Source information: Bacterial RNase P class A from a Deltaproteobacteria bacterium, 372 nucleotides, folded computationally. A source record names the gene rnpB. The model forms 97% of the base pairs in the Rfam consensus. It matches the Rfam family "Bacterial RNase P class A". Rfam describes the family as follows. Ribonuclease P (RNase P) is a ubiquitous endoribonuclease, found in archaea, bacteria and eukarya as well as chloroplasts and mitochondria. By type it is a ribozyme.
[in-house]
C1' cells in the first nucleotide's frame, strides 16, 4: 500500500437585520383584534402507510363455522412479522452473511427433452431363446434380419434417473450376497432449560425436489379509524309521487356468516329544496438527559434534573457577516489567496418496529502484498 466486512454517531457554528406560527404577562380595545415584552418552533428519515400498540366509537354476552397471520430454540417487549442471545445447514480462504415447523399422514404437480419424472422405466448397448437367408462338403460353428423374453452394469435426455467403491456371483446383470464408506429411523448414555451436541448399540438395505399447492399440527387475531369521535351555533323542516310494514312483525345494531341476543313503528325509492361555521379531542408522554445497580445482550429498575412544534388555503423563512469542511487554480512549503460547492428531503392524533432515499467523515476487525 491494495481488497472487503461490520458497527454507531452527526445532518454545520456563532451573531445582526427583515419577516411567519404558538404560547405567557401586560397595556389598549372589547366589530372577533393592535401594540410591548419574554418564551417555544420539523426528520433520521417527518416518506412508503408495510407489520404492532395506546386512544376512540360500535346499546361490549356469548358461541360454533369461516377466513387471515405467524412458524428452529430460549429471553425481551405494551405488543409485534421487531430487537437480543443461542443451535443447525448453505455460501466465502477470513471478517462475516444468508436460510430455517411436517414431504416417513394423504392428495395433487415436476416445464423442455427423454423409453422413462416417483415403490418408474428397456431407446441404443448387453444376454438367452425361436424362425428365415448366407458361408462351410458335412456335422457343427459363424454372420445378417425380424420376433419373444431376461437385464438398471455402460451410453443418451435432463436441474432431478431411485446411495458410492471393491469383491463374489450370473447367459448377461442387479443390495442377490459381502466387505468398507456416506446417509435414513430407532434406542439407550452423558451435557445443556431448550434448539441441539458427543458417545455406543441396533435395524432395513436407501425412502427425490415442491407447502408463497392442497394440506397437517402448535399459538394468535372482533370491526372501523382524528374525516375516530364530543359540544355549541344553524340545519335535518314543510310538499308531491311510488312500495313495504305495524306483534305471525317491515327494518335496524351485534361490521365476515349462522345460532343466540337486544332495539323496534315507521323504512326504502324518485322529485324538488336546503345546510355544510366553531370549539374540543391536540399533545405530559410505554417521554427526554445524566447517574448508579441488575443482566453477556436486547432490556429492566432506581435516583436526579428537564418541558421540547401544535399549523389547519396549513407556520418552521429569507439576507448579510464571520469561523469551520470539501474540491479547483496561483505562489509559497511555517502556510496565504481567488473561485465554487455542501445530500435526501418537510410534522398533521400520538408511539415502537422494518422497508426505501440520501451526504460525507469516524470506529473495530478481516485477507493479500511489501518494508524495518
Nucleotide at each position: 500500500g491494495g481488497a472487503g466486512c461490520a458497527g454507531g454517531a452527526c445532518a454545520g457554528a456563532u451573531g445582526g437585520c427583515c419577516g411567519c406560527u404558538c404560547c405567557u404577562c401586560u397595556g389598549c380595545a372589547u366589530g372577533g383584534g393592535c401594540a410591548g415584552a419574554g418564551g417555544g418552533g420539523a426528520g433520521g428519515a417527518a416518506a412508503g402507510u408495510c407489520c404492532g400498540g395506546g386512544c376512540u366509537c360500535c346499546a361490549c354476552a356469548g358461541g360454533g363455522c369461516a377466513g387471515g397471520g405467524u412458524g428452529c430454540u430460549g429471553g425481551g417487549u405494551a405488543a409485534c412479522g421487531c430487537c437480543c442471545a443461542g443451535g443447525c445447514c448453505u455460501g466465502g480462504u477470513g471478517a462475516c452473511a444468508g436460510g430455517c415447523g411436517g414431504a416417513a399422514a394423504g392428495u395433487g404437480c415436476c416445464a423442455c427433452a427423454g423409453a422413462a419424472a416417483g415403490g418408474a422405466g428397456a431407446c441404443c448397448g448387453c444376454c438367452a431363446g425361436a424362425u428365415a437367408u448366407c458361408u462351410u462338403u458335412a456335422c457343427g460353428a459363424g454372420a445378417u434380419a425380424u420376433c419373444u423374453g431376461g437385464u438398471a452394469a455402460g451410453g443418451g435426455u435432463g436441474a432431478a434417473a431411485g446411495g458410492g467403491u471393491g469383491a463374489g456371483g450370473u447367459a448377461a446383470g442387479a443390495g442377490c450376497u459381502c466387505a468398507c464408506c456416506a446417509g435414513u429411523c430407532c434406542c439407550a448414555u452423558u451435557g445443556g432449560u431448550g434448539a441441539c451436541a458427543a458417545u455406543g448399540g441396533g435395524a432395513g438395505c436407501u425412502u427425490g425436489g415442491u407447502a408463497a399447492a392442497c394440506c397437517c399440527c402448535a399459538c394468535c387475531c372482533g370491526g372501523a379509524g382524528c374525516a375516530a369521535g364530543a359540544c355549541c351555533a344553524a340545519a335535518u323542516a314543510g310538499g308531491g309521487g311510488a312500495g313495504c310494514g305495524u306483534c305471525a312483525g317491515a327494518g335496524g345494531g351485534u361490521g365476515g356468516c349462522c345460532c343466540g341476543c337486544c332495539c323496534g313503528a315507521g323504512c326504502u325509492c324518485c322529485u324538488g329544496g336546503g345546510u355544510a361555521g366553531g370549539u374540543c379531542g391536540c399533545u405530559u408522554g410505554a417521554g427526554c438527559c445524566u447517574g448508579a445497580u441488575g443482566g453477556u445482550a436486547a432490556c429492566a429498575u432506581c435516583a436526579g434534573g428537564c418541558c421540547c412544534a401544535g399549523a389547519u388555503g396549513a407556520a418552521u423563512g429569507g439576507c448579510c457577516a464571520u469561523c469551520g469542511c470539501c474540491c479547483c487554480g496561483a505562489g509559497u512549503u511555517c502556510u496565504u489567496u481567488g473561485g465554487g460547492g455542501a445530500a435526501c428531503a418537510g410534522a398533521a392524533c400520538c408511539c415502537g418496529g422494518c422497508u426505501u432515499a440520501u451526504g460525507g467523515a469516524c470506529u473495530g476487525c478481516u485477507c493479500c502484498a511489501g518494508u524495518a